[in-house]
Context: one part of a larger RNA
Molecule: small-subunit ribosomal RNA, 5' domain
Organism: uncultured bacterium
RNA sequence: GGACGAACGCUGGCGGCGUGCUUAACACAUGCAAGUCGAACGAGGUCCAACCAGUGGCAACACUGCAGAUGACCUAGUGGCGAACGGGUGAGUAACACGUGAGGAACCUGCCCCGAAGACCGGGAUAACCCUCCGAAAGGAGAGCUAAUACCGGAUGCCCCUCUACUGAUCGCAUGGUCGGUCGAGGAAAUGGAUUCCGCUUCGGGAGGGCCUCGCGGCCUAUCAGCUUGUUGGUGAGGUAACGGCUCACCAAGGCGACGACGGGUAGCUGGUCUGAGAGGACGAUCAGCCACCCUGGGACUGAAACACGGCCCAAACUCCUACGGGAGGCAACAGUGGGGAAUCUUGCUGCAUGGGCGAAAGCCUGACACAACAACCCCGCGUGCGGGAUGAAAGCCUUUCGGUUUUAAACCCCUUUUCGGGGGGACCAAAACAGAAGGUACCCCCAGAAGAAGCCCUUGGCCAAUACGUGUCAGCAAGCCCGGGAAACACCUAUGGGGCGAGCGUUUUCC
Numbered sequence: 001g002g003a004c005g006a007a008c009g010c011u012g013g014c015g016g017c018g019u020g021c022u023u024a025a026c027a028c029a030u031g032c033a034a035g036u037c038g039a040a041c042g043a044g045g046u047c048c049a050a051c052c053a054g055u056g057g058c059a060a061c062a063c064u065g066c067a068g069a070u071g072a073c074c075u076a077g078u079g080g081c082g083a084a085c086g087g088g089u090g091a092g093u094a095a096c097a098c099g100u101g102a103g104g105a106a107c108c109u110g111c112c113c114c115g116a117a118g119a120c121c122g123g124g125a126u127a128a129c130c131c132u133c134c135g136a137a138a139g140g141a142g143a144g145c146u147a148a149u150a151c152c153g154g155a156u157g158c159c160c161c162u163c164u165a166c167u168g169a170u171c172g173c174a175u176g177g178u179c180g181g182u183c184g185a186g187g188a189a190a191u192g193g194a195u196u197c198c199g200c201u202u203c204g205g206g207a208g209g210g211c212c213u214c215g216c217g218g219c220c221u222a223u224c225a226g227c228u229u230g231u232u233g234g235u236g237a238g239g240u241a242a243c244g245g246c247u248c249a250c251c252a253a254g255g256c257g258a259c260g261a262c263g264g265g266u267a268g269c270u271g272g273u274c275u276g277a278g279a280g281g282a283c284g285a286u287c288a289g290c291c292a293c294c295c296u297g298g299g300a301c302u303g304a305a306a307c308a309c310g311g312c313c314c315a316a317a318c319u320c321c322u323a324c325g326g327g328a329g330g331c332a333a334c335a336g337u338g339g340g341g342a343a344u345c346u347u348g349c350u351g352c353a354u355g356g357g358c359g360a361a362a363g364c365c366u367g368a369c370a371c372a373a374c375a376a377c378c379c380c381g382c383g384u385g386c387g388g389g390a391u392g393a394a395a396g397c398c399u400u401u402c403g404g405u406u407u408u409a410a411a412c413c414c415c416u417u418u419u420c421g422g423g424g425g426g427a428c429c430a431a432a433a434c435a436g437a438a439g440g441u442a443c444c445c446c447c448a449g450a451a452g453a454a455g456c457c458c459u460u461g462g463c464c465a466a467u468a469c470g471u472g473u474c475a476g477c478a479a480g481c482c483c484g485g486g487a488a489a490c491a492c493c494u495a496u497g498g499g500g501c502g503a504g505c506g507u508u509u510u511c512c
Stems, first nucleotide, its partner, number of pairs: 001512003006508005013382004018377001019375002021340001026338003030335002035081003040078002043075005052065005087294004098217007107210003112206007120154004129144001131142004161186003165182007192198002219265003226256003231253008268290004272283004296315004318329004346372001348371001354368001355366004385415001387413002396405003419452001421447005455501005461482003467495002470492001
């Protein structure tokens, strides 16, 4: 000198774009953050038309009552999809966690796209509901009824899939791969809903996603030198989507290590960020990719996918309710509270846009997101006037009392109106009907008026430009060095002057 997610002191006009618990992965009141589908299903509720009856009327028709769909709306339950995304945090992790480059002849893949084939015949339940009962509650038990795209059985399955046996061709990189043939065994569905269509089953391919293996790369420590028994390898089995000591039985005695094993400390990794001419050094906030975690420890269930932040079970700690028998909870989602701390925001608005879930759609949900609020926290832009103006006014300070300086600075005159204020108009964002949160915002026009808007730090002994009062080795200064202060202190304090930067200026921490 540069930099910062900064803090502190003094000061503070506006706008734009960003950023905002770095500490206690401490504890959390309250609200909201994941639902949706009635075009899968039964049931229930509300409304209404037709019909029927009554009254009025010549009639059309009107009103009232009954009735209640083949109608409209709503939804507790069954069922489907989603809830594994999106959001947060960085505790743990020195590891194939990450980065990069390969490999999978050892693998999986819901929704989506392309292609091929198909969906036949049956069955028994169960929630809701109703009844009885238990419990303070949370909730639960028993009996009865009912539906399905819920569940189950049987059939078919040439081509297609799996397995066993036999066999042919061809290829490779060892295990083997690919394409065929024959025999046998086995495996599916919801022909459902709506009538532009959407679904169901099996198979082949794709896209996107995931899983596994390996080479290389990136911290400190030898005041850690030896480490290891599922350890290292084999055979067999189990398990997995899949390879594998992943697990198990048996067999062998191996495997790693000064090219640093093992241990200890520290740490999420990367794209990147800061600095630097570069090489390098330091860091890893925001944004993006990956990983790990979601009160602590363990476990599995469901599912295409979880060992699952707002799911389940067990255990521990903590908090809350209780009729003492027993129950409920998990903000490292968004706001917000206490606490810790030098320190970090609103219990905001909307579903407009973008994106996501469900739905045929209308649409519903969405603290993702968009936007607003707060904070000079960072960066950038603008303003606080412009020109003229010497009798060099006054006050201030100095003074040898002549004068010098502050100083064209002010006053005063002319001008302008960015911005602030008042009034009026008023978007883009939605390429096409409706739909705009921000927003009557941005922006534009008019009006008045220099009007509302400057401080902070350093310095006046020398280096180093710039002097007086007060104080009296006191009070204090200096944090660069020499030092200065015990009576005239050019060194403290104040004033004046000078300088630097400017809505900021200084100080401090850390990095280069």